[in-house]
RNA sequence: CGGGCGGACGGCCGCUUCUUGAAACGACUCCCUUCGCCCCGCGAAGGCCCAGCGUUCCAGGGGGAGGAAAGUCCGAGCUCCACAGGGCAGGGUGGUCGCUAACGGCGACCGGGGCGUUCCCGAAAGGGGCGCUUCAGGGAAAGUGCCACAGAGACCAGACCGCCUUCCUGGCAACGGGGAGGUAAGGGUGAAAAGGCGGGGUAAGAGCCCACCGCCGGGGUGGCGACAUCCCGGGCACGGCAAACCCCACCCGGAGAAAGGCCAAAUAUGACGGCGCUUGAGCCCGGCCCGGGCAAGCCGUCGGGUAGGCCGUUGGAGGCGGCGGGCAACCGUCGUCCCAGAUUAAUGGCCGUCACCGUCGUUCCGUGAGGAGCGGCGGAACAGAACUCGGCUUACAGCCCGUU
Numbered sequence: 001c002g003g004g005c006g007g008a009c010g011g012c013c014g015c016u017u018c019u020u021g022a023a024a025c026g027a028c029u030c031c032c033u034u035c036g037c038c039c040c041g042c043g044a045a046g047g048c049c050c051a052g053c054g055u056u057c058c059a060g061g062g063g064g065a066g067g068a069a070a071g072u073c074c075g076a077g078c079u080c081c082a083c084a085g086g087g088c089a090g091g092g093u094g095g096u097c098g099c100u101a102a103c104g105g106c107g108a109c110c111g112g113g114g115c116g117u118u119c120c121c122g123a124a125a126g127g128g129g130c131g132c133u134u135c136a137g138g139g140a141a142a143g144u145g146c147c148a149c150a151g152a153g154a155c156c157a158g159a160c161c162g163c164c165u166u167c168c169u170g171g172c173a174a175c176g177g178g179g180a181g182g183u184a185a186g187g188g189u190g191a192a193a194a195g196g197c198g199g200g201g202u203a204a205g206a207g208c209c210c211a212c213c214g215c216c217g218g219g220g221u222g223g224c225g226a227c228a229u230c231c232c233g234g235g236c237a238c239g240g241c242a243a244a245c246c247c248c249a250c251c252c253g254g255a256g257a258a259a260g261g262c263c264a265a266a267u268a269u270g271a272c273g274g275c276g277c278u279u280g281a282g283c284c285c286g287g288c289c290c291g292g293g294c295a296a297g298c299c300g301u302c303g304g305g306u307a308g309g310c311c312g313u314u315g316g317a318g319g320c321g322g323c324g325g326g327c328a329a330c331c332g333u334c335g336u337c338c339c340a341g342a343u344u345a346a347u348g349g350c351c352g353u354c355a356c357c358g359u360c361g362u363u364c365c366g367u368g369a370g371g372a373g374c375g376g377c378g379g380a381a382c383a384g385a386a387c388u389c390g391g392c393u394u395a396c397a398g399c400c401c402g403u404u
Stems, first nucleotide, its partner, number of pairs: 001402005007354007015064007023056004028052002031047007066382001070393002073391005078256004090252005095109005110137001111135007119128003138247002143245002145241003160187002162183009195213002198210003214236001215234008260311004269303007282294004318337008356379010
C1' cells in the first nucleotide's frame, strides 16, 4: 500500500416486528331481536350468538444495525411544482478509450513528476527497461493581469563582478586609477536570467559556424484514440502562473419523505334543503308522562379543513453460488435465498466457558535475542438504520492474508 474480519458458544431476564392459536373488552361493519312505515327496503331502540375490525393480554414459531448505519460531498430512483423556442447570466467538469441508470465514481491505457532496481548499454556521468507511487492532466504564438524577497537586470531584458580592445594617467619598477567601447563564455542573485553540451571560431565572446540532444514546421508509419516512432526542413522565434480574469468543449430547472396521496372526530364555519319564531321548533328540571321555566333558532345532507390514523415504507439498478464473455471496471445466463422497519423511537443487560491483546509471577526449552505451558490482574475500538440505491470522504482497539 492492497484485501479480509470487526469475537464464538451456553444460561437467565428483557425490547421490537411478522405469523399461528387462544382469551377478554369495545360495538365500527355484518348479523340477530323488537317496533314503525302498505310491500321491497329503509329507519329507530336494544344486543354480541356467527363472521370480520380495533385494543389489551397469554402461548408457540420466524426475523432484528454497519463497514462505515457517520459527514450529507457527488450522482440517481421516487414524488410534487415549474417549463413553446432561442439567448444572456450563474454553477460544474476537463488526457484517451471504456464501464455504468448516472456521476466529480470505477477500470485499462497514454503523458508529466518522484522513489527504487540484484536487469541491459556505458570507462564514468548518465541513459534505457522494469516495479511502486503521484498529478484540478484542455488552452500561455486571442487579450488583460501578476511574478514577493534577493538581484545591475523579471520580459521584446540585463553590464554588478569578471573578460577583451583602445585612449588618458600615477609609479623607477612591480602594480594601479579613470574615460570610451565590445562581450551574456565565467562568477554572483533568484522558484525562474532568453536552449543544453562538446568542438571550431574570435581581441574577448556569441547558433557566429558544426555534430548530438532539445524545440518549431511539414510529411510517412503504427494505434479507435490520448500518443508513439521515423524522415525532411529551420539556427531557435515562443520564460512561468489559467487552484488569476479569460477563451474552448461538454453538462446542469427547483424543492425534498416535514416529498406526496388517502381516510377522517369534536368545535367553529360555507352552500343547499326542511321545520319553527307566541298557533312555540328546540333546551333545562337525571329515563317517561303531566306540570313549570327559558326560548329564536333548530335539524339534516354536502364541501373545504384541524387533531388523529393509514399508505408512501422496505422485494431491490437486491444478496449468495455455478457457468460463460472481458486484461479489468463490468456484463450475460442459470440456480437459490428473503435478509430491520421503530416513530420517545426496538435490536439490550447480567453471568459462565473459550478465543484475542497487554502486564505480572512461576516452570521448562534455547549460548542468546526469545519461545512454550500454567496461574493472577486488566483491556477490547470507531460508532446506532429512519424512503431507497451507486460512489466518495472521514473515524476505528485488535487480528489475519498478500505485495514492496
Annotation:
The RNA shown here (Bacterial RNase P class A) has 404 nucleotides and comes from a soil metagenome. Its Rfam family is "Bacterial RNase P class A". Rfam classes the family as a ribozyme. Of the family's consensus pairs, 94% are formed in the model. The sequence is in RNAcentral, with records from MGnify.